[in-house]
Molecule: small-subunit ribosomal RNA
Organism: metagenome
RNA sequence: AGAGUUUGGUCCUGGCUCAGAUUGAACGCUGGCGGCAUGCCUAACACAUGCAAGUCGAACGGAAACGAUGGGAGCUUGCUCCCAGGCGUCGAGUGGCGGACGGGUGAGUAAUGCUUAGGAAUCUGCCCAUGUAGUGGGGGACAACCUGGUGAAAACCAGGCUAAUACCGCAUAAGCCCUUCGGGGGAAAGCAGGGGAUCUUCGGACCUUGCGCUAUUGGAUGAGCCUAAGUCGGAUUAGCUUGUUGGUGGGGUAACGGCCUACCAAGGCGACGAUCUGUCGCUGGUCUGAGAGGAUGAUCAGCCACACUGGGACUGAGAUACGGCCCAGACUCCUACGGGGGGCAGCAGUCUAGAGGCUUCGUCAAUGCCCGAAAGGGUGAACGAGCGACGCCGCGUGCAGGAUGAAGGACUUCGGUUUGUAAACUGCUUUUCUUUGGGAAGAAUGUCCGGGUCGUGACCCGGGCUUGACGGUACCAGAGGAAUAAGCCCCGGCUAACUCCGUGCCAGCAGCCGCGGUAAGACGGAGGGUGCAAGCGUUGUUCGGAAUUAUUGGGCGUAAAGGGCGCGUAGGCGGAUUGGCGGGUCUGGCGUGAAAUCUCCACUGCUCAACAGGGAGAAGCCGCUGGAAACUACCAAUCUGGAGUUCGGCAGAGGAUCAUGGAAUUCCAGGUGUAGCGGUGGAAUGCGUAGAUAUCUGGAAGAACACCGGUGGCGAAGGCGGUGGUCUGGGCCGAAACUGACGCUGAGGCGCGAAAGCCAGGGGAGCAAACGGGAUUAGAUACCCCGGUAGUCCUGGCCCUAAACGUUGGAUACUAGGUGUGAGGGGUAUCGACCCCCCUCGUGCCGAAGCUAACGCAUUAAGUAUCCCGCCUGGGGAGUACGGCCGCAAGGUUGAAACUCAAAGGAAUUGACGGGGGCCCGUACAAGCGGUGGAGCAUGUGGUUCAAUUCGACGCAACGCGAAGAACCUUACCCAGGCUCGAAAUGUAGAGGACAGCGGUGGAAACAUCGCCUCCUUUCGGGGCCUCUAUAUAGGUGCUGCAUGGCUGUCGCCAGCUCGUGUCGUGAGAUGUUGGGUUAAGUCCCGCAACGAGCGCAACCCUUGCCGUUAGUUACCAGCGAGUAAUGUCGGGGACUCUAACGGGACUGCCUGUGGUAAACAGGAGGAAGGUGGGGAUGACGUCAAGUCCUCAUGGCCCUUACGUCUGGGGCUACACACGUGCUACAAUGGCCGGUACAGAGAGAAGCAAUGCCGCGAGGUGGAGCAAAUCUCCAAAACCGGUCCCAGUUCGGAUUGGAGUCUGCAAUUCGACUCCAUGAAGUUGGAAUCGCUAGUAAUCGCGGAUCAGCACGCUGCGGUGAAUACGUUCCCGGGCCUUGUACACACCGCCCGUCACACCACGAAAGUCGGUUGUACCAGAAGUCGCUGUACCAACCCGUAAGGGAGGAAGGCGCCGAAGGUAUGGCUGGUAAUUGGGUGAAGUCGUAACAAGGUA
Repeated sequence: AGAGUUUGGUCCUGGCUCAGAUUGAACGCUGGCGGCAUGCCUAACACAUGCAAGUCGAACGGAAACGAUGGGAGCUUGCUCCCAGGCGUCGAGUGGCGGACGGGUGAGUAAUGCUUAGGAAUCUGCCCAUGUAGUGGGGGACAACCUGGUGAAAACCAGGCUAAUACCGCAUAAGCCCUUCGGGGGAAAGCAGGGGAUCUUCGGACCUUGCGCUAUUGGAUGAGCCUAAGUCGGAUUAGCUUGUUGGUGGGGUAACGGCCUACCAAGGCGACGAUCUGUCGCUGGUCUGAGAGGAUGAUCAGCCACACUGGGACUGAGAUACGGCCCAGACUCCUACGGGGGGCAGCAGUCUAGAGGCUUCGUCAAUGCCCGAAAGGGUGAACGAGCGACGCCGCGUGCAGGAUGAAGGACUUCGGUUUGUAAACUGCUUUUCUUUGGGAAGAAUGUCCGGGUCGUGACCCGGGCUUGACGGUACCAGAGGAAUAAGCCCCGGCUAACUCCGUGCCAGCAGCCGCGGUAAGACGGAGGGUGCAAGCGUUGUUCGGAAUUAUUGGGCGUAAAGGGCGCGUAGGCGGAUUGGCGGGUCUGGCGUGAAAUCUCCACUGCUCAACAGGGAGAAGCCGCUGGAAACUACCAAUCUGGAGUUCGGCAGAGGAUCAUGGAAUUCCAGGUGUAGCGGUGGAAUGCGUAGAUAUCUGGAAGAACACCGGUGGCGAAGGCGGUGGUCUGGGCCGAAACUGACGCUGAGGCGCGAAAGCCAGGGGAGCAAACGGGAUUAGAUACCCCGGUAGUCCUGGCCCUAAACGUUGGAUACUAGGUGUGAGGGGUAUCGACCCCCCUCGUGCCGAAGCUAACGCAUUAAGUAUCCCGCCUGGGGAGUACGGCCGCAAGGUUGAAACUCAAAGGAAUUGACGGGGGCCCGUACAAGCGGUGGAGCAUGUGGUUCAAUUCGACGCAACGCGAAGAACCUUACCCAGGCUCGAAAUGUAGAGGACAGCGGUGGAAACAUCGCCUCCUUUCGGGGCCUCUAUAUAGGUGCUGCAUGGCUGUCGCCAGCUCGUGUCGUGAGAUGUUGGGUUAAGUCCCGCAACGAGCGCAACCCUUGCCGUUAGUUACCAGCGAGUAAUGUCGGGGACUCUAACGGGACUGCCUGUGGUAAACAGGAGGAAGGUGGGGAUGACGUCAAGUCCUCAUGGCCCUUACGUCUGGGGCUACACACGUGCUACAAUGGCCGGUACAGAGAGAAGCAAUGCCGCGAGGUGGAGCAAAUCUCCAAAACCGGUCCCAGUUCGGAUUGGAGUCUGCAAUUCGACUCCAUGAAGUUGGAAUCGCUAGUAAUCGCGGAUCAGCACGCUGCGGUGAAUACGUUCCCGGGCCUUGUACACACCGCCCGUCACACCACGAAAGUCGGUUGUACCAGAAGUCGCUGUACCAACCCGUAAGGGAGGAAGGCGCCGAAGGUAUGGCUGGUAAUUGGGUGAAGUCGUAACAAGGUA
């Protein structure tokens, strides 16, 4: 510090996810030791049991218990009992101090809280001050105790006795308190130690010391109160408040105060967020982060609150009191049913809740706290130990050597590699462990003695004795022995780490992307490896990464995002100069910021570290005080540049209103006139003989204003268009004067605001939702047509939204230009006007820098800056729901969540596609000729059938295809019968010997079995050959063409496909290859940020057409000769044809024209041939997971007495049907009969076969010749003559019967051909569709391969031999450029909505059940306060007394008042028939969107 994920790819935007750190954690697997920390986050749920606050006899009366001592009694001679408060002590009690601390918890609380900094009107027990002043003299009670009584208990009542540091007066009285300033009020307690004189009732008094007590001052500490600032979310909570805000009097408090009360006034708080509501203890800190921030508030520390729930006071210095009291409530326990007790959110512990959290431990040794004069006592505070890997830190599980690289495992290309120096083995060490022995620190006190001191029991010093829970622990030493100690996750990318097997979209994995459908590095196992390590993973939390809420540090033209526009309030910001001030700002000092924490230190202590100690630093903010004065604020004064006012001009569809004009449409009336009009792609509905349309005249009505008219003008926007008048807003230009910052923006607010819509009243020509009709269509609730109502218009009032868009808020300043246009002004020139030049404002285009993801923007910014406002934060859900506000309604505005996805999106790129465009080509259409589709037959396919009808091929590019030939064989299929190392191949080992052949028997054959017969070679070891057995293996037309090679088809009779370097672009990519011409062609030329190159095209190759040279048999025969009935038959010839080898020839070479002096094209000449002469071979990068595992090869899988192999028979030849490809026809351009000609290319030995003879014929017989330019196969149309005469025929030949021929082992299933007979359909073929542009189509026959035989198929060959092409509008296919795109599996694409189904959360819903809260009222416990206070009462006062007073007090009454009740609201949660919504895979219906998406 980043990475993965949207796409075919790219850049951007943007979300999701990961790597880090963290934790009071939990879960899974595993687990050796120690140190230091830490441990109910949930139910503030309920709690058994024990303990957690006592202490003081030096305050007191006292003596229940224990002990000592003394005495006594009994005896059992060491025990029991009794006596003695005289002693140590001490239960219970009075009294004092402490139970307000310590410990726990976080329910409540959004402020009576907390944090920081201040303040004044207060209190403060114990403590401090060698503070100040006192401590005098009296009195009356009540517990304990005794007596009596009630009760189950808890507890209580009555009478009697008694002490005090308990209680109450009196005296005294200050520097205390009160005060009307005259005065008034007002305390106390003793106890202990010691003691010279004096006195004594012998108890003491008295003196002194200490402790205490009283009053008071000051301090310290603690507490109370007040102020300011800060302190979570919700505005779908906007108004709240009546003791409320203030005053006066009174009361109350320790104290200020509406704290309380009476009266008076009507205030107080709030958009800087009151009130309401949700949530929450706050802080130091903790976690994270570079920081700013964000999250958090366990342990430790400060503050607050609470103590079963609610209320209340008492005591006290302090409480409204966790282990106190009273009342009410819930729960629980005891009970004799009358009544009582209780409060673990103290420490342990229990139950429950939960994923989840410890011992009913030890000790007061230390530190602290309470009491005490002290010793001491108490202390679940604390210190320790125990349990838990919950965390942090440290240590160990050995170290060194050791290669036959052992065995085993795994992999393997079978060679090996790896585990791996790892192990074994040898040597060494002993942390840990076991055992034995030693052994701290933590201890300071306390007490006794002595000393110091004027003096003390205070304090200090010395000596003796004494105190440790942890714990015989840490630590040290001896002995023993590698001995006791390694796991977990991961290995597709992110992310370090790879192979085999199993599985087969199954089982499963997954943080995101995504893996798994037979070769899975992603599932499971194994081997190996990576990482961390007593832990490792997972899950959860928080921060980070995330600049993804952006102060630091983001954005808003098109990605989410500028308010529809203006006016303007609050607020924010604001021109120049001077002076003042010192709020902000800067700075010095002081205070504060508790400690701990954090950072630092060559710091210190535990062996190190964690941990702990010491020191230094940091710590925002805040307060006090001094200084500075630039900036900013404020105050004062001034200025003119911003802004405004006045004056003179100018342009304008700016607004409102009143008039008015012509053209057109429609309607009405009349005239002329006659059969149609209208409308469409084509029609129909409609109108018209009752006279339309058309045309003329006249009239009526409403609406809108042609031309001018213009990226012209005006307005803030919406918007504004005939003409004139009236009223009125704004703007621009010019020149001076004036005001003197008066400015900019603008949350709320107010106003304006297209169209549609609503209300009321008018108006209504045209147009026209809805609606009706006609068409179209599968349908057509649409598009098209005919009609047509709201509405559109006016007046008044609402609505308030738009793609209200420049998708660009307003203002100001600055930053190259060029060129139009609107308004005004100036200059030059001129007699004048134009032209030309310049300035200001507006409105366009093009462009520099700059900006931008790119597109693009660019002085009218999307540049550079400042100010203010609005808005955005992934897609969907959703601008929806609920609530509020507005509206008559429609609806508007404000505006979520659950749930769901990993994307959604912008710009640009390359393709592909378009019922987009341009250019061009092709038998693509057109122009022609002939077919197919109809018939019969052949053949292939589908389907069906069957035991089997083997398999493959399926649009073009499967279907006379694989198959150049299924009777057996082929053959892969079916039935049946056989074989099992096998029908064929190889190796090894063993055994044996021929095997074969011939014959017999069984059998359908294979096969089985019997008989006969019997090897070769040799160097004698053996070898060859064959059989049998065993083994390794064979074999498979079994599967996968979607695991493959090879081969092939297709686009393609195409002209394209790329690369190197350079350049442009952030990039994908572009350029080149585009453009202008041209071509069959990316063919060539020109131009050009391109320059070159490769694969294709072309050419080179074969063939054909002309000529030449050479050669001349089997071909040829002109001339010469010979011969025949006749024939190159013969001699010869090399002329010709021909044959087959080599050459020539054609190149736009020549001419004319066009073109750009190009490429090229058009025409022409010559030529056998002319612009590629014709034909063939040749097939770029690639596409279709195209075809083929059944040609062959091959990975993997499968079968192995069978899915192999052999054999016989059957099947592939079936047949209601459908399709493809063909043949033959339907006839006269013909059929039939007779006659007569002319090819080419091939083939031939198990072959072709002549002449001859036989047969009607197929053919037979026979066999000359020929391994071929020699022989043979071998022509038909045509031509000549005759006949038929338009008919189901003398056309046509299917079908069937009969008779034959040939091939073959065999023609029954199932061959071809012949003859005789039979003589079907068919009279030119619907929609549709195919081939062909010249030696072509059409037509005629011939050959060949395969092949025993079988050809209408295939493939070649020649004979005869046309018609037509204006042309590129349309159909199909293709090429190039361009355009659009939401497609990229690429239009056979993508994709929308209803319905059906499943799932899900949420909304509505008659209601219903809870929670919380407001208001009104009822009732009212405890208790404070107030009043009263009766037949009440010890202290004090008066009084001899009686009695009275002061004071107290039971009881009663009153105010307030908790729980409770009644009524009625608000908010909120649960639930409900039904309904709405969302999501989802291959379902249904259509096809709305994306291309002009077929109606943009």